[in-house]
C1' cells in the first nucleotide's frame, strides 16, 4: 500500500403462498387440497452495482415476505465440480 466486514445515498431488485388461533396484522377477482398458483392494488424485502468519507479483524459459523403456530414453494449469499 492492500485489506474482509459496518456505516451514508442513489439506481435495480428476487422473493412476497395455504390453514388454523388471533386480529386494525392484506384487499378484490379466478382457480385448487393430486393444492399451497395467476392477475391487479397495498405494504415489506434479502442481495446486487455506483458514488462519498470514517472505522480498520469488531469477519465466517447464513440471510429474505406474515403477530403466533404447523405447512408448501422460491430467491439471495458462500464453497465444491461439471458444461
Nucleotide at each position: 500500500c492492500a485489506g474482509a466486514g459496518c456505516u451514508g445515498c442513489c439506481g435495480c431488485g428476487a422473493c412476497u403462498g395455504g390453514c388454523g388461533c388471533c386480529u386494525g396484522a392484506g384487499g378484490u377477482g379466478g382457480g385448487a387440497u393430486c393444492g399451497a398458483c395467476c392477475a391487479c392494488c397495498g405494504g415489506g424485502a434479502a442481495g446486487c452495482g455506483g458514488c462519498g468519507a470514517g472505522c480498520g479483524a469488531u469477519a465466517c459459523c447464513g440471510c429474505c415476505g406474515c403477530g403466533c403456530g404447523c405447512c408448501u414453494g422460491g430467491g439471495c449469499a458462500u464453497u465444491u465440480u461439471c458444461a
The prediction has a mean pLDDT of 76. This is a predicted structure of an 83-nucleotide RNA (ZMP/ZTP riboswitch aptamer (pfl RNA motif)) from a Solirubrobacteraceae bacterium. Its Rfam family is "ZMP/ZTP riboswitch aptamer (pfl RNA motif)". Rfam links the family to the GO terms regulation of purine nucleotide biosynthetic process and one-carbon metabolic process. Of the family's consensus pairs, 90% are formed in the model. The source organism's lineage runs through Bacteria, Bacillati, Actinomycetota, Solirubrobacterales and Solirubrobacteraceae.